[in-house]
C1' cells in the first nucleotide's frame, strides 16, 4: 500500500436573550414571593431477556415435583455476561498441484492446505425409550435386489432355513450407526411480590373502643324566658383512607498515574461529585465558527443551506440483543512493493 475482518471514542462547540424543575445564599411581616449563584438525559436513558443490590413476606433439616445451565481453565456481588486455551462446522480470501485455452501471462475447471474473522444447546449414545424425510428390499428391527454353497421338503420348476459374497440407492447400510435443539440419565444452581416495594406522619365525614350526662327529659328550634320536640349528646383513643414525607441517588461510581495479569480483571496512591421530577422539567430564538451536503475557481479561497440519526432518565447497578446520521483513533490477517 489494497482487499478482508475487528476494537475504542465522539454524538456539534462557544456566546447572548427567555422560560421550566431541583439546590445554596440573600431580602421582604406569615402563606409566599423576589433577586443572585449553581446544576440539569443517553450510548443506547429502548426491549425488561438475564444476573445481582435494596424492600417486604414466608422459611428446621432433607428429600420429591418444577425451572435453568453444561468443553477446559479463569474473571466477577452474580450471571444464561466476560477473557484465555483446546475442538468441530460452514465459508472466503489466499495458496500448491493438475488439466484445457488463448490475446504467452492471465483466465477456466477439478482436487489439496486452508487466514483474519464468524459460528458451536458445546457432560452422557455400554442405563432405557423414541425418531432416522427422500431414495432404497431393507433405517437398527422387521425383513430380502441379486450370486454361491450347505441342508430340509419336492419327480422337477422351485420353496424354507443357515452361511458366505455383491450391485444399487442414501448423511448413514450392521459397526455396539447418528440423534440428547425428542424425552431421559449425571453434576451443579433456583423460596415469592416488587420503588404502585416499604417505612413514618396524618385530616374532613363514616364506623369501632372507652367514659361522663340522660324520658326526674339530652339535644336541637337565633343569647336568654316560654313553647315545642323526643334519644341521644359531649369528650378521649384508636385503627384506615384523602393527602404530606422518606426510600431518592455517594455508587460493586467517575478520571489519572503507577503495579500485578496474555486478556477479562485487581491492587495502591491521587483527584472529582455529575440529573433526582414526581402526569412528571431538562425547551425555544439569535449571532460567530466548524462538519456533512451543493455551486464557482487551476488553486489558494469564495458563496448558498443549515445542525442533521436513532432517540426521551423514573430505585440503583452489571450484561445482553436492537435501533442509530456521519466522524476521529487503532487492531488482526493475507496479497504486493520497497530497503
Nucleotide at each position: 500500500g489494497a482487499a478482508g475482518c475487528u476494537g475504542g471514542c465522539c454524538a456539534g462547540a462557544c456566546g447572548g436573550u427567555c422560560g421550566c424543575u431541583g439546590c445554596g445564599c440573600g431580602c421582604c411581616u406569615u402563606c409566599g414571593g423576589c433577586g443572585c449563584g449553581g446544576a440539569g438525559a443517553g450510548g443506547a436513558a429502548a426491549g425488561u431477556c438475564c444476573g445481582g443490590g435494596c424492600u417486604c413476606c414466608a422459611u428446621a433439616g432433607a428429600g420429591c415435583a418444577g425451572g435453568g445451565u453444561g468443553a477446559c481453565g479463569g474473571c466477577u456481588a452474580a450471571c444464561g455476561g466476560c477473557c484465555g486455551u483446546a475442538c468441530g462446522u460452514a465459508c472466503u480470501a489466499g495458496u500448491c498441484g493438475a488439466a484445457g485455452g488463448c490475446u504467452u501471462g492471465c483466465c477456466u475447471u477439478c482436487g489439496g492446505c486452508g487466514a483474519a474473522g464468524a459460528c458451536g444447546a458445546g457432560g452422557a449414545a455400554u442405563a432405557g425409550g423414541g425418531c432416522c424425510a427422500c431414495a432404497g428390499a431393507g433405517a437398527c428391527g422387521a425383513g430380502u435386489c441379486g450370486c454361491c454353497g450347505c441342508u430340509g421338503c419336492g419327480c422337477a420348476a422351485g420353496u424354507a432355513g443357515c452361511g458366505g459374497c455383491g450391485g444399487g440407492u442414501g448423511a448413514a447400510a450392521c459397526g455396539c450407526g447418528g440423534u440428547a435443539a425428542c424425552c431421559u440419565c449425571c453434576a451443579c444452581c433456583c423460596g415469592g411480590a416488587g420503588c404502585a416495594a416499604c417505612a413514618c406522619c396524618a385530616a374532613a365525614u363514616a364506623g369501632g373502643c372507652g367514659g361522663a350526662c340522660g324520658a326526674u327529659g339530652a339535644u336541637g328550634c337565633u343569647g336568654c324566658c316560654c313553647g315545642c320536640u323526643g334519644a341521644g349528646u359531649c369528650c378521649g383513643c384508636g385503627g384506615g383512607u384523602a393527602g404530606g414525607u422518606g426510600g431518592c441517588u455517594g455508587g460493586a461510581g467517575c478520571c489519572c498515574u503507577g503495579g500485578g495479569g496474555u486478556a477479562a480483571c485487581c491492587c495502591a496512591g491521587g483527584g472529582c461529585c455529575u440529573a433526582g421530577a414526581g402526569g412528571a422539567a431538562u425547551g425555544a430564538c439569535c449571532g460567530u465558527c466548524a462538519u456533512a451536503g451543493g455551486g464557482a475557481g487551476c488553486a489558494a479561497u469564495c458563496c448558498c443551506c443549515g445542525u442533521a440519526a436513532c432517540a426521551g432518565a423514573a430505585c440503583c447497578c452489571g450484561g445482553c440483543u436492537u435501533a442509530u446520521c456521519g466522524g476521529c483513533c487503532g487492531g488482526c490477517u493475507u496479497c504486493a512493493c520497497u530497503u
A computed fold for a 339-nucleotide RNA from a Burkholderiales bacterium, annotated as Bacterial RNase P class A. Its Rfam family is "Bacterial RNase P class A". Rfam classes the family as a ribozyme. Model confidence (mean pLDDT): 76 of 100. Of the family's consensus pairs, 94% are formed in the model.